Molecule: small-subunit ribosomal RNA
Organism: Picea glauca
RNA sequence: AGAUUUUGAUCCUGGCUUAGGAUGAAUGUUAGCGGAAUUCUUAACAAAUGCAAGUCAGACAUAAAGUGGUGUUUCCAGUGGCGGACAUGUAAGUAACAUGUAAGAACCUGCCCUUGGGGGGGGAACAACAACUGGAAAUGAUUGCUAAUACCCCAUAGGAUGAGGAGAAAAAGGAGGAAUCUACCCAAGGAGGGGAUUGCAUCUGAUUGUUUAGUUGGUGAGGCAAUGCAUUACGAAGGUGAAGAUCAGUAGCUGGUCCAAGAGGAUGAUUAACCACACUGGGACUGAGACACGACCCAGACUCCUACGGGAGGCAACAAUGGAGAAUUUUCCAUAAUGGGUGAAAUCCCGAUGGAGCAAUGUUGCGUGAAGGCAGAAGGUCGACGAGUCAUGAACUUCUUUUCUUGGAGAAGAAGUAAUGUUAGUAUAUGAGGAAUAAGCAUCAUCUAACUCUAUGCUAACAACCGUGGUAAGACAAAGGAUGAAAGCGUUAUCCAAAAUGAUUGGGUGUAAAGCGUCUAUAGGUGGCUUUUCAAGUAUGCUGUCAAAUCCCAGGGCUCAACCCUAGACAUUUGGUGGAAACUACCAAGCUGGAGUAUGCUAGGGGCAGAGGGAAUUUCUGGUGGAGCGGUGAAAUGCACUGAGAUCGAAAAUAAUACCAACGAUGAAAGCACUAUGUUGGGCUGACAUUAACACUGAGAUACGAAAGCUAGGGGAGCAAAUGGGAUUAGAUACCCCAAUAGUCCUAGCUGUAAACGAUGGAUACUAAGUAUUGUGCAUAUCGACCCGCGCAGUGUUGUAGAUAACACGUUAAGUAUACUGCCCGAGGAGUACAUUUGCAAGAAUGAAACUCAAAGGAAUUGACGGGGGCCCGCACAAGCGAUGGAGCAUGUGGUUCAAUUUGAUGCAAAGUGAAGAACCUUACUAGGGCUUGACAUGUCGUGAAUCCUCCCGAAAGAGAGGAGUGACUUUGGCAACGCUGACAUAGGUGGUGCAUGGCUGUCGUUAGCUCGUGCUGUAAGGUAUUGGGUUAAGUCCCACAAUGAGUGCAACCCUCGUUUUUAGUUGCUAGCAUUGAAUUUGGAACCCUAAAUAGACUGUCGGUGAUAAGCCUGAGGAAGGUGAGGAUGACAUCAAGUCAUCAUGCCCAUUACACCUUGGGUGACACAUGCGCUACAAUGAAUGGUACAAAGGGUCGCAACCUCGUGAGGGCAAGCUAACCUCAAAAACUUGACCUUAGUUUGGAUUGCAGGCUACAACUCGCCUGCAUAAAGCUGAAAUCGCUAGUAAUUGUCGGUGAGCCAUACGACGGUGAAUCUGUUCUCGGGUCUUGUACACACUUCUCGUCACACUAUGGGAGUUGGCCAUGCCCCAAGUCGUUACCUUAACCGCAAUGAGGGGCAUGUCGAAGGCUGGGCUAGUGACUAGACUAAAUUCGUAACAAGGUAGUCGUAAUGGAAGGUGCGGUUG
Repeated sequence: AGAUUUUGAUCCUGGCUUAGGAUGAAUGUUAGCGGAAUUCUUAACAAAUGCAAGUCAGACAUAAAGUGGUGUUUCCAGUGGCGGACAUGUAAGUAACAUGUAAGAACCUGCCCUUGGGGGGGGAACAACAACUGGAAAUGAUUGCUAAUACCCCAUAGGAUGAGGAGAAAAAGGAGGAAUCUACCCAAGGAGGGGAUUGCAUCUGAUUGUUUAGUUGGUGAGGCAAUGCAUUACGAAGGUGAAGAUCAGUAGCUGGUCCAAGAGGAUGAUUAACCACACUGGGACUGAGACACGACCCAGACUCCUACGGGAGGCAACAAUGGAGAAUUUUCCAUAAUGGGUGAAAUCCCGAUGGAGCAAUGUUGCGUGAAGGCAGAAGGUCGACGAGUCAUGAACUUCUUUUCUUGGAGAAGAAGUAAUGUUAGUAUAUGAGGAAUAAGCAUCAUCUAACUCUAUGCUAACAACCGUGGUAAGACAAAGGAUGAAAGCGUUAUCCAAAAUGAUUGGGUGUAAAGCGUCUAUAGGUGGCUUUUCAAGUAUGCUGUCAAAUCCCAGGGCUCAACCCUAGACAUUUGGUGGAAACUACCAAGCUGGAGUAUGCUAGGGGCAGAGGGAAUUUCUGGUGGAGCGGUGAAAUGCACUGAGAUCGAAAAUAAUACCAACGAUGAAAGCACUAUGUUGGGCUGACAUUAACACUGAGAUACGAAAGCUAGGGGAGCAAAUGGGAUUAGAUACCCCAAUAGUCCUAGCUGUAAACGAUGGAUACUAAGUAUUGUGCAUAUCGACCCGCGCAGUGUUGUAGAUAACACGUUAAGUAUACUGCCCGAGGAGUACAUUUGCAAGAAUGAAACUCAAAGGAAUUGACGGGGGCCCGCACAAGCGAUGGAGCAUGUGGUUCAAUUUGAUGCAAAGUGAAGAACCUUACUAGGGCUUGACAUGUCGUGAAUCCUCCCGAAAGAGAGGAGUGACUUUGGCAACGCUGACAUAGGUGGUGCAUGGCUGUCGUUAGCUCGUGCUGUAAGGUAUUGGGUUAAGUCCCACAAUGAGUGCAACCCUCGUUUUUAGUUGCUAGCAUUGAAUUUGGAACCCUAAAUAGACUGUCGGUGAUAAGCCUGAGGAAGGUGAGGAUGACAUCAAGUCAUCAUGCCCAUUACACCUUGGGUGACACAUGCGCUACAAUGAAUGGUACAAAGGGUCGCAACCUCGUGAGGGCAAGCUAACCUCAAAAACUUGACCUUAGUUUGGAUUGCAGGCUACAACUCGCCUGCAUAAAGCUGAAAUCGCUAGUAAUUGUCGGUGAGCCAUACGACGGUGAAUCUGUUCUCGGGUCUUGUACACACUUCUCGUCACACUAUGGGAGUUGGCCAUGCCCCAAGUCGUUACCUUAACCGCAAUGAGGGGCAUGUCGAAGGCUGGGCUAGUGACUAGACUAAAUUCGUAACAAGGUAGUCGUAAUGGAAGGUGCGGUUG
């Protein structure tokens, strides 16, 4: 310090996730030891048991114990004193002077300290106790006795008030033989503690905007320790609040703790300070101090005891228990230390505290051995079988003893002392023993250190995110290995960081989220130049304070560390005080540049009011006229002989104002256009005055605000939501057409929204230029008006610097700066719900959450696509010729059937395809019969040479029996080939996967493309080159150009055909001569032909055109002319295209079978559907007779002549030929005779019967051929579709391969005859290229919207219903304080007495908790039913959006429709 994740890739915006640290943690698993720490975060729930506050006999009386008695001693209920207000616990309440910090003044203070004084004299009681008595108990009642440091009175004083007088006001003793000690009272001071007051700081919500009645201040009175409306009476009406009152929610606050570079964020366990509370609520008493945790009174809830009458209780002390919970310890020891209470003291008491125990809860330290040791052991694991790796690791040798076991010794912590040590027989030192007692956890796809095997097969599972798993998983599970930290290691939860993701440091707002629709203006914020004052801000010196602890730093102590101790620094705070005066503020004075005012000129659809004009439309009326008009893609509805439309005249009404008109004007925006008049706002410009900062912005607020819409009244020509018809359509609630109502218009109001847009807040200053234009000024010029030049104010465009993610912006900034303001913080849910304000309503404004997702989004790039555009090509269309689709048959496929009908191929690019040939074989399928080292290969043991013949069972395979035969080589041991037998390695598989593969092939497409090096360019993906202007069949070539070169395709090189020449002349040829029946023979080498070489064609040449190019057009010559014709040749890629059944091959699968042998069957089935073909439907023909002309190919397991038999298929005999020699072999159409005469025929030949031939072991399933007989459909074929551009189509025959035969009408070749049409690119299909749009990238068979149906989830409404909280009003008022009290009672004092003073009681008044009643507010749960929303592999209906998305989209609004939506009006370009 970063990283992953949106995309095909890129940059940006932006969220989600992650690596780090931390914790009072929990959980899984594992576990050796020690130190110092920590441990109910939940139920402030409940309350068994024990214990946590007593002490003083030197205050007092009585009783008791003890002793024989006195004395002494000890103990104690009670009275009395001091302490139970400390210490301990908890965090419920509290948003507050509670806390933190800093101040000042109107106060109190037991014990303690200092100082100065004092203590004289009396008196009356009450507990205990005793007696009697009530009650179950708790606990009382009555009578009687008694002491004090308990209580009371008198005397005595400083002091206070007052002119004076008068009145009021202390005390206690005790111990000691004594000195003396101690306690007490008064006064003053101190220390420490406490109570009030104030400034500042201190969470969230405005969907909480007003609140307050003792409330705010005053006067009088009362009250308090003290100020004060703290209380009361009176009169006044104030106080708080947008700098957030009030209300609601949440919360103890702080020093600190955790994180962070810091700013800061989160937090408030342990520890320290403060506050609050002590079952819930209220209350006072005592006291120095309480409204009191282990005190009291009352009420309430709960629990317990009870004799039912009544009583008792309060662990948020320490332990422990139940309960809650993911979760938190012992019913321990000791007062030795520290500290507290009491006492004169010894003591006594203390669950404070000191310790121990439980718990890896975290933190810190140590250990689980060290050194040597290769036969690189066994074993595991991997498999290129290794000196691989685990691994010097183990074993083995030597050594050590932290730890462990064990023995004896044994602390400090205590100053002191006659004595007292919990911890603790601990720490520590020391002797002995023996490597002995001690390693698990997580991870290993990326982030992130660490990789392989096996198993599994979208299963089981993993996963923080992205994601992994569908038969080769580094991601699941196991194993081996590795990595990490380590007595721990992982997981979960929470906080901070990373996150500049709330931005002060340190973000944004044209298009990503985000500028209010616009103006004016209040508060607020900010503010020109010069001088003065002042010292608030500001910076600075000195000083007080910010508790201790913590953090930091230095030193020291525990063997180190954690931990502890000492000292320092820090603690950015805040108070006081001193000087400074630049800047800001304040005071005062001035200035003119900002801003106004006055004045001259000026442009303008700026606003408002009434008046006037013409063109068009419609209606009405009159004339002419006579059949259609209108409307559309095409139609129809509609209008029209009762006279439309057309045309002419007159009239009426309403709305809008052609041309000028512009990238022009004007206004704040919305907006604004016929003419003139009236009235009125603002702007620009010029010169000269004047005021003197008067300014900018602007939360709330006011005003204006298109269209639609609403209310009331008018108006209504045209247009036109809704609506009604007509079309279109699968449907058409639409687009198109005919009608037509609200509305559109006016007046008066309301509404307050738009893509109200420049998607750009307004103001000021600065920062290159060019160009166009509006208004105006100056200068120049002119007779005058323009032009040119220089300004100011607008409006456009190009563009530099700069800035931007890019697009784009660029003096009219989105640049550089300043001040102010609105707004934004992932996408959806949602601009929705609730609530409030507003409106007549429609609605508008403000505006969430639950829940879901890991993206959503911006700009640009490359592709692909478009019912976008431009250019170009192709039998693509058009123009032609011929077919298919209809019939019969052949053949393939689907489907069906079957024991099996083996299988692959399925749009183009499967379907006469693999198959260049299924009767057996083939054969992979099926039914039987057999076989198991196998039909085949290699190795091994044994045996026999091999081989041949005969018999027998069987359908065959196969089984059994008998016989013949003995070989080749040899070192004489054997060996080789072949056969048989056995055991094991294995063999074999047309079994699966073409989505694991190689190879081969199809396709786009013989289309013209596809790339690379270097350079340049862009942040990048990428671009450029490869685009542009021409041209070509072509990225073919030329020119231009930030490109310059190159590769692969194209072309050429290869083959065939077309021409010539040369060479050669048999089996081919035969002109001339001779010869024959005949190229028959002799001859010839001219021709043809054969097959080798050569020449030839290159836009070379003329003319035209083009740019003087490339090229194109025409011509000449030429056998051939613009690639001469045809073939072979197939770029980068695409389709997980095809093939595991040609072959090869990984993995998987079965192995007496999915292998192998064999017989028969099947692949040939047959209602049907479909593809490729053949034959036809006839006269351009059929049948028949005569007769002519090819090319190429095959042949010894063969082709077979001649002759002969048969009607024929064919048979017999047999010459020739290993082929330019012999043969298949006859070419056919054509041509020429005669016949048929338009008919289901002399067409057509299917089907069927009979008789034959050939091949073969075999012809039934299931072959071909022949003869005779039979004679079906079919008379040119709907929609639709296919081929072909010249020796082509069409037509006509011939040959070949497939090794018995053949289902071949197929396939592959060959020649014969031989056309028509195209000089075009509108349309269909496919392709190329440039450009454009895109929400597509699996790429349009894309993507995607809404209703409906099912499921799930959360939420809103909801008649209601059940709780909680809050305040108000009223009723009833406990305890209690403060009052009243005429009644009752009463020791101290006064009084001779009666009585009095004072006290107590009863009763009662105000206030008063709980309770009751009425209405209200807030909030939570639940609720029949209901609404929309989210999510969810394969539901239904459509297709709204993205391309011109097939009617451009979209915003606002209105009515409308199953749904997306469509339509009207106005706006916008995204």